[in-house]
RNA sequence: AAGUUUUUUCGGAGAGUUUGAUCCUGGCUCAGAGCGAACGCUGGCGGCGUGCUUAACACAUGCAAGUCGAACGAGAAAUCCCGGGCAACCGGGACUGUAAAGUGGCGAACGGGUGAGUAACACGUGAGUAACCUGCCCCGGAGACUGGAACAACCCCGCGAAAGCGGGGCUAAUACCGGAUAAGACCACGGCUACUGCGGUAGCCGAGGCCAAAGGUGGCGGAAGCUUCAGGCUGCUGCUACUUCGGGAUGGACUCGCGCACCAUUAGCUUGUUGGCAGGGUAACGGCCUACCAAGGCGAAGAUGGUUAGCUGGUCUGAGAGGACGGCCAGCCACACUGGAACUGAGACACGGUCCAGACUCCUACGGGAGGCAGCAGUGGGGAAUAUUGCGCAAUGGGCGAAAGCCUGACGCAGCGACGCCGCGUGAGUGAUGAAGGCCUUCGGGUCGUAAAGCUCUGUCGGGCGGGAAGAAAAAAUCCAAUCUGAAUAGGGUUGGGUUCUGACGUUACCGCCGAAGGAAGCACCGGCUAACUCCGUGCCAGCAGCCGCGGUAAAACGGAGGGUGCGAGCGUUGCUCGGAAUCACUGGGUGUAAAGGGCGCGUAGGUGGUCGUUUAAGUCGGAUGUUAAAGCCCUGGGCUUAACCCAGGAAUUGCAUUCGAAACUGGAUGGCUUGAGGGUGGGAGAGGAAAGCGGAAUUCCCGGUGUAGAGGUGAAAUUCGUAGAUAUCGGGAGGAACACCAGUGGCGAAGGCGGCUUUCUGGACCACCCCUGACACUGAGGCGCGAAAGCGUGGGGAGCAAACAGGAUUAGAUACCCUGGUAGUCCACGCUGUAAACGAUGGGCACUAGGUAUUCCCGAUUUAUUGGGGGUGCCGCAGCUAACGCAUUAAGUGCCCCACCUGGGGAGUACGGCCGCAAGGCUAAAACUCAAAGGAAUUGACGGGGGCCCGCACAAGCGGUGGAGCAUGUGGUUUAAUUCGAUGCAACGCGAGGAACCUUACCUGGGCUUGACAUCUUCCGAAUCCCGGUGAAAGCUGGGAGUGCCCCGAGAAAUCGGGGAGCGGGAAGACAGGUGCUGCAUGGCUGUCGUCAGCUCGUGUCGUGAGAUGUUGGGUUAAGUCCCGCAACGAGCGCAACCCUUAUCUCUAGUUGCCAUCAUUAAGUUGGGCACUCUAGAGAAACUGCCCCGGUUAACGGGGAGGAAGGUGAGGAUGACGUCAAGUCCUCAUGGCCCUUACGCCCAGGGCAACACACGUGCUACAAUGGCCGCUACAAAGGGUUGCGAACCCGUGAGGGGGAGCCAAUCUCAAAAAAGCGGCCUCAGUUCGGAUUGGAGUCUGCAAUUCGACUCCAUGAAGCUGGAAUCGCUAGUAAUCGCGCAUCAGAACGGCGCGGUGAAUACGUUCCCGGGCCUUGUACACACCGCCCGUCACACCACGAGAAUCUGCUGUACCAGAAGUCACUGAGCUAACCCUGCUUCGGUAGGGAGGCAAGUUCCCAAGGUAUGGUAGGUGAUUGGGGUGAAGUCGUAACAAGGUAGCCGUAGGAGAACCUGCGGCUGGAUCACCUCCUUU
Repeated sequence: AAGUUUUUUCGGAGAGUUUGAUCCUGGCUCAGAGCGAACGCUGGCGGCGUGCUUAACACAUGCAAGUCGAACGAGAAAUCCCGGGCAACCGGGACUGUAAAGUGGCGAACGGGUGAGUAACACGUGAGUAACCUGCCCCGGAGACUGGAACAACCCCGCGAAAGCGGGGCUAAUACCGGAUAAGACCACGGCUACUGCGGUAGCCGAGGCCAAAGGUGGCGGAAGCUUCAGGCUGCUGCUACUUCGGGAUGGACUCGCGCACCAUUAGCUUGUUGGCAGGGUAACGGCCUACCAAGGCGAAGAUGGUUAGCUGGUCUGAGAGGACGGCCAGCCACACUGGAACUGAGACACGGUCCAGACUCCUACGGGAGGCAGCAGUGGGGAAUAUUGCGCAAUGGGCGAAAGCCUGACGCAGCGACGCCGCGUGAGUGAUGAAGGCCUUCGGGUCGUAAAGCUCUGUCGGGCGGGAAGAAAAAAUCCAAUCUGAAUAGGGUUGGGUUCUGACGUUACCGCCGAAGGAAGCACCGGCUAACUCCGUGCCAGCAGCCGCGGUAAAACGGAGGGUGCGAGCGUUGCUCGGAAUCACUGGGUGUAAAGGGCGCGUAGGUGGUCGUUUAAGUCGGAUGUUAAAGCCCUGGGCUUAACCCAGGAAUUGCAUUCGAAACUGGAUGGCUUGAGGGUGGGAGAGGAAAGCGGAAUUCCCGGUGUAGAGGUGAAAUUCGUAGAUAUCGGGAGGAACACCAGUGGCGAAGGCGGCUUUCUGGACCACCCCUGACACUGAGGCGCGAAAGCGUGGGGAGCAAACAGGAUUAGAUACCCUGGUAGUCCACGCUGUAAACGAUGGGCACUAGGUAUUCCCGAUUUAUUGGGGGUGCCGCAGCUAACGCAUUAAGUGCCCCACCUGGGGAGUACGGCCGCAAGGCUAAAACUCAAAGGAAUUGACGGGGGCCCGCACAAGCGGUGGAGCAUGUGGUUUAAUUCGAUGCAACGCGAGGAACCUUACCUGGGCUUGACAUCUUCCGAAUCCCGGUGAAAGCUGGGAGUGCCCCGAGAAAUCGGGGAGCGGGAAGACAGGUGCUGCAUGGCUGUCGUCAGCUCGUGUCGUGAGAUGUUGGGUUAAGUCCCGCAACGAGCGCAACCCUUAUCUCUAGUUGCCAUCAUUAAGUUGGGCACUCUAGAGAAACUGCCCCGGUUAACGGGGAGGAAGGUGAGGAUGACGUCAAGUCCUCAUGGCCCUUACGCCCAGGGCAACACACGUGCUACAAUGGCCGCUACAAAGGGUUGCGAACCCGUGAGGGGGAGCCAAUCUCAAAAAAGCGGCCUCAGUUCGGAUUGGAGUCUGCAAUUCGACUCCAUGAAGCUGGAAUCGCUAGUAAUCGCGCAUCAGAACGGCGCGGUGAAUACGUUCCCGGGCCUUGUACACACCGCCCGUCACACCACGAGAAUCUGCUGUACCAGAAGUCACUGAGCUAACCCUGCUUCGGUAGGGAGGCAAGUUCCCAAGGUAUGGUAGGUGAUUGGGGUGAAGUCGUAACAAGGUAGCCGUAGGAGAACCUGCGGCUGGAUCACCUCCUUU
């Protein structure tokens, strides 16, 4: 030291938002505190504070600076006296000496206001003045003598509207002037001493020059003179004032160090400028000013210029460091209508002074004048916004005065404002029927809520009444005492004591009493952040919103309500500051891919710097001293009842200065050292650079030969070349450019870059030796140089290639990709340009921190096959780092030094300005505006005109169809009163519907009903029920008649009567019924589809910061995530398979209605008989890769074989994982919400669902001869049948009719199977094919076949001769073909569901189309490729740039001009004092001089003007790009290999995204190869 413990003090929180999700980067936003505030709603009291932040805009009115009679002259009014007068009053005098005014003194330079200007010694801080001043005040020394002349006031005259002014005359002073005195000061000079910053300064001594004054007022005394007889005279004395000097205090002036805003898109500025000498000026230094001399001075450590701004103590915030601010209070500065100037004075260049100029306002008699609220109030104006034209000098402070006192908008108080801080109150206790009422509700209840009422109390504040402090003490006056002065008991001074007097606030604070819960609660919020939830209304509307975002019919997000949460006389909102923001990072950040390393080097300033000594003490550290104003903050204590507030003391003031120390570290000085660095010697390596020369191969061209019809080119073609001889081939020649193989994650170079060979010149690195120098080093702002390709200039050169251009193709288009040509250019020389994905997207240097391996160059060692050292170049990999990817001795690790750069996205590397360039352009580099993100890495999916593997009637191979025709049926569309509704790619369309003439039926028209056609409840009547009228289309409406049951109770002998009930019918009233009305996007249920595809998940563990991964991937195999093996996984679930049904074989059981081999019999299994067989229908058996061979990993499994009825899931069915499509259905049913209620419900008749120019789907029948027709003759299965199937027989050409046996069915019946087979005719034709359509005649069902049934017969005889593009089904008892049955149903199938008969062809194979599974890869997609997204154009809005010009401000330069004023000069005009002379009545007067003044002149100079620049801002026709804007146009550039990989620089071209050339990059997919790596 670290660590631990104890004590004390202080003390730092995050959240939302980019994504499907994740981590990171990064911005935006919020929660906190604060304010001289404002706005909205609300508002009881008090205390203390505070209040024009805007127009330094303009100001009416009043006040804000006067005072002194003890400086002076004069002196109203009032008082007193006298006189006159009846009185009013007049005259005179006295006293006081006041008002107003004057002379004079002091003050007015303070106090008060404001912050315009100022970026400066303005301010802050610390120093300095030996370079200074200082009125009043204090201390000390000395003095105050003697004369004189005026000017105001006043009087007279004059001018003027006024303001004011002029002339004449009188007069005082503490006003002014002369003389005297001069210790001392000042100015020269000489000497000495001391100090010193060596310039000088201070002190002392000597001698010279020069410079003062004023009195006033008290007291006592005196009386020569004067006189008003106690003074104005005089002596003494007090106080005060005056002069001079020294000192102090206070205040000021000047100088310096340091500190204190932004812009470099302000880089050069400066001529009094910088210095010197001399002079002037000032209180004083100084270019402060002038002349002369020199040519300096400032600046990247930011001059100059521009913009902004008063500075500070402090205030707010913050953990702090910081950041922001400078209102109140305090210090300093600046300003006073704007600009300039001086005067006076101790002090001013002067807020309430002067002069001038200007603007503005006012007065005016038009001639001329007056004014300055940024003092206090107040007014207008501006503004979101900021107060009373108040009281008082009682206190504090100031001016004057001897004092009383006067003045004081300073100040003390009051008023107004919730503007802020602080305190108090609006009541307290009790009170459950949990009242009423509100709200919600699952209808039970819950909640407001002990809340209220009620009962019992209290009395703060406010109200009324009464009482009642402190702020007051001085001064003054007066009395007393002491003391000093003095001759004094006088007077005066000082000190102490007593008395008297003084309050704006003020109805004060405070206290008491009265009275009464009585007068006193609001505001915001309740989606998340963020504490607090429901109902109703609304329906992407209205609106909200700080960010994210809410609202499109169930909104906790809008509006209202109830409830709740928070704060509370306030609460919210807005604005601003700090915080959070480590988001400018000193404390405390970064730069491979997120924003960010300069393209590379050399090097200047600067920064940093190896090792050992000595020294110094600048940095550094410690002590002391001074300062750091007060207030404030903090601590302690105290005063207002408390607090806010105030008072006292302390602490602190982190800074600066001085001084004394320390010497480790840094620095300075000095001396060494060798390891950093450099040099020397000796080596080898290399596409390092420059120049000159040489070489061969190939392309092209030219010449010649051979040779003939093509060549070339492409996906395919064409343009093009070629019979004038191409291409091909041989020989010769020309010319230019580039250098195959070697060749390599090989080498060299700082980077760009460098590649045939030789020579010359030349740079650098490396190794070895360990010889030399001795820190000479690292980095490097500016600066200088180098710098691919493209491009530019001049001159060459030009073979090939090739922007532009032309043509040919492709295409919807094709300004492209492809092709044929082709010019700049590419090449050389010289010059310019200066940029690139100039990349390792990684600045340079040094040191340290595991290894392995490969390669290249150099040097060693030896055990000659190994091994060691150094330099480079790669790969893998540990620790560590990283958001991850990854980096990892070639760091992105650990440290140090220096440089460059970054701070959200877009706008934009753009505009403007500047610099550079010939140009193209480069470098530097913003803002407005706009967005809530933009981004990095990784994850899971999805997708790819990515890859691999694999399935499927997916393709292919086949067979038959559809698409063409006619008809049927469904749909769209159209039509209609209605053509009810739904279904809409696959997965709607012969679908819901397995059957619409009425009904169905939901639609339309018309006629009706209203508790209803149907359910439950209440009540009344009647049994139910049946029959008959009228009217009507019917429903319905209306009328008449018949009829009285069943059960229980009571009465009665019984009949019967009375009452009640169940059920049914009718009436009434209301609760309610009812709805195929809406919402399938509020839902349940059901269903379709991917798909019978093989998948989908979980637990635990493990890995990862995390999303997630692993398992589930891999190697095999399978129909299969089927199974096996392997494996950080081990297990499990839903799926697969199996279990179920049918079918194929056999056995057993059973034998009628079935069957018939044998026997008998018959027309006939008809009957007897039989149950073997078939069959029926129950139970079993059988198949499992079990067996053999082979392959395979000893596996799973596969191939083949045997046996077997069947062989590898035998065939078919049922069975549908997690999920997807807001898929379908509210019209099956159920159901939330909404809607209708004499109708959107219910009944009825008729119509419609059936329409018909068309279009599509699904089917039927065909087009014919493998056929059609006719005749004859065989063989099924599975079903149905009592309101039914219906036989035989008869009738009818037939549908059918009559008939009725038999059958509730292995019995009877439907029922004939058809194709097939045999025989005949037809002979290729719109037919003996085909049957539509139409006419006629019928049959059947049914209440009824007109709209609108099926069938039959006769007649008619349409289209159609195998179907374009396209498209469907099917892999075996399948397709195809043939018929049969059933459901629905009165009747009505070409549809649907089943049944059997006959019965094929083909599958090489997986390239391609479609769909799917697994792995992998890319991604800018995640609504997931039907994705995303770029640019032009068009429209709207917004800000900005350019712009002929124009307006305004500031400013430079040159010149003109020049008010007032200072200095200077002149000063002939005017002039009392002093001097001289003359005269004199001695008062003066005249002249001259000195001095002064007016006036004039010069320098300087404000406003102003002219000219020309700079700069800033505004406007601006037009123009340029940019941004923003639910559904505009054109294309498709980018993201996947994005369909031509993309991107960077440059150049050309093009509607646009873009295209093309040249060079570069990987931040390109895919396949192959090479190299490297890992494992063995």

Predicted 3D model of a 1576-nucleotide RNA (small-subunit ribosomal RNA) from a Pseudomonadota bacterium.
The sequence was found in a public genome assembly.
It matches the Rfam family "Bacterial small subunit ribosomal RNA".